[in-house]
């Protein structure tokens, strides 16, 4: 320098007709227990990497850029 993949909650990751933003763990509150542990319930938590485009509508399609991983040279 060129090719490919990845980027979604604090962490690990789902998310296919383009229309609901989610799970587990963690965190907070409450129940069960004499208490701890454990378990159950509820809740908080999001610039869907950044910018632009297409569209009535974009995490999803197109372009550019950024970061990480990887292959070739």
């Nucleotide at each position: 320098g060129g090719g490919g993949c990845u980027g979604u909650a604090g962490c690990u990751c789902a998310g296919u007709u383009g229309g609901g933003a989610g799970a587990g763990c963690g965190c907070a509150a409450g129940g069960c227990u004499g208490g701890c542990a454990g378990u159950c319930u509820u809740g908080a938590g999001g610039u869907c990497g950044a910018g632009g485009g297409u569209u009535c509508g974009a995490u999803c399609c197109c372009c550019u850029c950024c970061a990480g991983c990887u292959c070739c040279a």
This is a predicted structure of a 73-nucleotide RNA (transfer RNA) from a Deltaproteobacteria bacterium. Model confidence (mean pLDDT): 84 of 100. The sequence was found in a public genome assembly. Rfam family: tRNA. Its family is annotated with triplet codon-amino acid adaptor activity in the Gene Ontology. The organism belongs to Myxococcia, within Bacteria.